[in-house]
RNA sequence: UCCUGGCUAGCUCAAUCGGCGGAGCGAGCGGCUGUUAACCGCUAGGUUAGAGGUUCAAGUCCUCUGCCAGGAG
Numbered sequence: 001u002c003c004u005g006g007c008u009a010g011c012u013c014a015a016u017c018g019g020c021g022g023a024g025c026g027a028g029c030g031g032c033u034g035u036u037a038a039c040c041g042c043u044a045g046g047u048u049a050g051a052g053g054u055u056c057a058a059g060u061c062c063u064c065u066g067c068c069a070g071g072a073g
Base pairs, nucleotide, nucleotide: 001072002071003070004069005068006067007066010025011024012023013022019056027043028042029041030040031039049065050064051063052062053061
């Protein structure tokens, strides 16, 4: 320098052929218990890496940039 894949909640990851952004863990609160742990319930938490484009509608498609991983020279 070129090619490929990836980037979504604090962490690990889902989200069908473009059509309401979710789960587990963690956090906070509550229940249970003599207490803690475990278990059960509830709640909060997201500019979907950044910018632009296409579309009635973009996490998803296109372009550029950044970062991570792998490959080629």
Overview:
This is a predicted structure of a 73-nucleotide RNA (transfer RNA) from an Anaerolineales bacterium. Model confidence (mean pLDDT): 81 of 100. The organism belongs to Anaerolineales, within Bacteria. The sequence is in RNAcentral, with records from ENA. Rfam family: tRNA. Rfam classes the family as a transfer RNA.